This is a predicted structure of a 471-nucleotide part of an RNA (small-subunit ribosomal RNA, 5' domain) from an uncultured bacterium. The full RNA is in RNAcentral, with records from Greengenes and SILVA.
Context: one part of a larger RNA
């Protein structure tokens, strides 16, 4: 000098755009953040009807979106390859969609419980479940054969269902190379390394298991310890390089702590389930409920970081044939000079160089065209009026916003740091090694341009300084 997710001190007019718990992955009151479908199904309630509402079964979605960086030195990430895989919804192609059955929730009834909830009985529907048929193609095969599907709805025009093939998308897996410090960590390893058989998986594989062999890694740093999410990027620098990984984007990991599986195309699942633990809450003491590292917000910690806001209008997502519903994603508004950028705080004229201040050799000098005064202008802010685009035929939270016009009046709007040298900018008074200053050198002990105040000056400016960090 440059930079910052900054903080602190003094000061503070406006706008645009961005940013805003870096600390306790500390604990959380309250509200909201994932629902939707009656064109799958049977019921119940309101209603004359049309229609509306409700729980339940069922379908799809709750694996996306949003948060955080604890863990992780790893095929985690980056980059370039690979073969033994899966893929709901979407696109294309071919074929099929036949006949039956038994249940169960809701409801009714009888109970248990303080509650959360839950047991027995009767009976009911389906695009829920099961069987049979068919089965080109599909799968297995010892090549003889064997296995294996569907679902209907209605407004009669559609929406669906099943099998198979292809695509697209997304994902799982493997490998080469790269990826912090420490040797005051030198040996590490028994499923360990490899093989065979078997199991498991969508799939390869010690992934698992039985047996066999004794390997495998390591000074080109294994193992261990410490630290750390990685990258595109950001910042600095002429570059090489250094530092860094907020916001935005990609990937990964996590969801009170630890473990586990279920369902499913996809999870070992943030607002699902089970078990254990810590903590909090309710309880009739028998037993239950909970998980903000979602958006706001609270306490705490801290130098320090915002509203318990509006709207689904746009973009996108889920469901639905649709109308639509939901969406703290998102779009907006609020707060904060936190940053960047822009603008203003007036312009011209104005000397008897007024008054006052300060200095003075007492003559004067300086503040200083500065003020006053005269002539103007009205950006921004203010008041009144008009008023978009963003939206497409309709629909605008923002919002009567941006913007335009008119009006009034210089009117409402300047501070901060510094002035010994480095380093631009000097005098007076006070103080007297005191009080104090200080980035380094160093100032202060009676003439201090270095402390304090004042006048003057220099620098930057809605900021200016200080501190911290990095180059």
């Nucleotide at each position: 000098g440059a930079a910052c997710g900054a903080a602190c001190g003094c000061u503070g007019g406006c706008g645009g755009c961005a940013g805003g718990c870096c600390u306790a992955a500390c604990a959380c009151a309250u509200g909201c953040a994932a629902g939707u479908c009656g064109a799958g199904c049977g019921c119940c309630c309101c209603g004359c009807a049309a229609g509306g509402g409700g729980a339940g079964c069922g379908g799809c979605g709750g694996a996306c979106g949003g948060g955080u960086g604890a863990g992780u030195a790893a095929c985690g990430c980056g980059u370039g390859g690979g073969a033994a895989c899966g893929u709901g919804c979407c696109u294309c192609u071919u074929g099929c969609u036949a006949c039956g059955g038994a249940a169960u929730a809701g409801c009714c009834u009888c109970g248990g419980g303080a509650a959360a909830c839950u047991g027995g009985g009767a009976g009911u529907a389906a695009u829920a479940c099961c069987g049979u048929a068919u089965g080109u193609g599909c799968c297995c095969u010892a090549c003889g054969g064997g296995g294996g599907a569907a679902a209907g709805a209605u407004u009669u025009a559609u929406c669906g269902g099943c099998a198979a093939g292809a695509g697209a998308u997304c994902g799982g897996c493997c490998c080469g190379c790269g990826u912090u410090g420490g040797a005051u960590u030198a040996g590490g390893u028994a499923g360990u390394u490899g093989g065979u058989g078997g199991g498991g998986u969508a799939a390869u594989g010690g992934c698992c298991u039985a047996c066999c062999a004794a390997g495998c890694c390591g000074a080109c740093g294994a193992u261990c310890c410490a630290u750390a999410g990685c990258u595109g990027g950001u910042u600095u620098g002429a570059g090489a390089g250094g530092a860094u990984g907020a916001u935005c984007a990609g990937c990964c990991a996590c969801a009170c702590u630890g473990g586990g599986a279920c369902u499913g195309a996809g999870a070992c699942a943030c607002g699902g389930c089970c078990c254990a633990g810590a903590c909090u809450c309710c309880u009739a003491c028998g037993g239950g409920a909970g998980g903000c590292a979602g958006c706001a917000g609270u306490g705490g910690g801290g130098a320090a970081u915002c509203u318990u806001a509006g709207a689904c209008a746009a973009u996108g997502g889920g469901c639905g044939c649709a109308a639509g519903c939901c969406u703290g994603a998102u779009c907006u508004a609020g707060c904060c000079a936190u940053g960047c950028c822009g603008c203003g705080u007036g312009a011209g004229c104005g000397a008897u160089g007024a008054a006052g201040g300060c200095c003075u050799u007492a003559g004067g000098g300086u503040u200083g065209u500065a003020a006053a005064g005269c002539u103007c202008u009205u950006u921004c802010a203010g008041u009144g009026g008009g008023g978009a685009a963003g939206a497409u035929a309709a629909u605008g939270a923002c919002u009567g916003u941006a913007c335009c016009c008119a009006c009034a009046g210089a009117a409402g709007a300047a501070g901060c740091c510094c002035c010994g040298g480095c380093u631009a900018a000097c005098u007076a008074c006070g103080u007297g090694c005191c009080a104090g200053c200080a980035g380094c050198c160093g100032c202060g002990g009676u003439a201090a341009u270095a402390c304090g105040u004042a006048g003057g000056g220099g620098g930057c400016a809605a900021g200016c300084g200080u501190u911290g960090u990095c180059c």
Model confidence (mean pLDDT): 87 of 100. Rfam family: Bacterial small subunit ribosomal RNA.